[in-house]
Context: one part of a larger RNA
RNA sequence: UGACGGGGGCCCGCACAAGCAGUGGAGCAUGUGGUUUAAUUCGACGCAACGCGAAGAACCUUACCAGGGCUUGACAUCCAGUCGAAGUCAUGAGAGAUCAGGUAGUCCCUUCGGGGACAGCUGAGACAGGUGGUGCAUGGUUGUCGUCAGCUCGUGUCGUGAGAUGUUGGGUUAAGUCCCGCAACGAGCGCAACCCUUAUUUUCAGUUACCAGCAGUAAGUUGGGGACUCUAGCGAGACUGCCGUUGACAACGCGGAGGAAGGUGGGGAUGACGUCAAAUCAUCAUGCCCUUUAUGACCUGGGCUACACACGUGCUACAAUGGCCGUAAACAAAGGGAAGCAAGACCGCGAGGUGGAGCAAAUCUCAGAAAACCGGUCCCAGUUCGGAUUGCAGGCUGCAACUCGCCUACAUGAAGUCGGAAUCGCUAGUAAUCGCGGAUCAGCAUGCCGCGGUGAAUACGUUCCCGGGCCUUGUACA
Repeated sequence: UGACGGGGGCCCGCACAAGCAGUGGAGCAUGUGGUUUAAUUCGACGCAACGCGAAGAACCUUACCAGGGCUUGACAUCCAGUCGAAGUCAUGAGAGAUCAGGUAGUCCCUUCGGGGACAGCUGAGACAGGUGGUGCAUGGUUGUCGUCAGCUCGUGUCGUGAGAUGUUGGGUUAAGUCCCGCAACGAGCGCAACCCUUAUUUUCAGUUACCAGCAGUAAGUUGGGGACUCUAGCGAGACUGCCGUUGACAACGCGGAGGAAGGUGGGGAUGACGUCAAAUCAUCAUGCCCUUUAUGACCUGGGCUACACACGUGCUACAAUGGCCGUAAACAAAGGGAAGCAAGACCGCGAGGUGGAGCAAAUCUCAGAAAACCGGUCCCAGUUCGGAUUGCAGGCUGCAACUCGCCUACAUGAAGUCGGAAUCGCUAGUAAUCGCGGAUCAGCAUGCCGCGGUGAAUACGUUCCCGGGCCUUGUACA
């Protein structure tokens, strides 16, 4: 100087407390461990691994296993020879890779001798190749403490020196934020602000958006309008600016006015010096090591989907604040669409099918929002709760749904009556609850990323648990 203390002081955080809804019990989905297996590819392991890499394993992917076949190779560059293209199309053998033979068909220059480019085939070797090892050899990227308020430097001063001072102290703040003081005076990286979005509004512009008044219509459909909504550009607006009070005539705190918004208005992006030999050699790059008729590469089939069990994360429930049926097409936002989204119409109980108007989309379409409201029924039961499981019949995608996809109809109707010890999230348009969209994607979503609808309760307080910041103290630790 640090680190540590079941030392002290001050302070903060959904850290506790106060509340709300959960997990832990059930069924299922999904990940992991374990076990099994020819293989169940690999990585990730307290917080910070376990719906994680994977924004989507039937083949492919695919790295794993079995079998079949290849060895200058599936891919790159160079040399020699050969052919004139390569590819395409159909035939035979085969599980296919592959092999055999066939058809048609082809570049440029030319002195017609040939030369050149390009691709294929054959051969020889240089080499290719490796998702093989080492993340404890590395780059790059990322997590975490933590959006915590810290981490440092120059000059000066003090100390023999390591170092100290500044950065401590008195106040204050979300903040090393600001004020005052002070052997310090300044500065840098962080904080804040500048950026995006949301909440109000002036103005400009009105098409594909809008429709007050006028005409007309089944319909903003049309004429028309530029008011309103909305869209998207330039601006305005919030700064403790104003008033009162507290305080040290400070910074600030408290209350008030005006205001759409008030003291960082809400949300996001933004992550200092560093810590964990943290994660990743399987995104990529890369040193060294290993491999070279195999640890490379091709194919078919299988596996990654196994199942006495254990754990994590979720979904659906156990019901009456509910289930079911019906009426009224109640009311969104944000997105996607050309190898695409697909309306009206018709067929089907339905999944879906036929067909195809329109739309590269403020125009057309996905697209019916759902919970809600109103009316009816059920009457507390393993039920008109719950939907697992299974049978049968179908639909869709795709060469192909047996291993191993999703959906529909009918039938079947399991556990489950609110969950032990323990434990998680959340402070407001939040929790809870309700639906909608997107990426990936042929198909496959209870996951992920977004969007809006309805919309709470509680916070006395900081004694205690956890984590963190500053000062101080002890130490046989570094």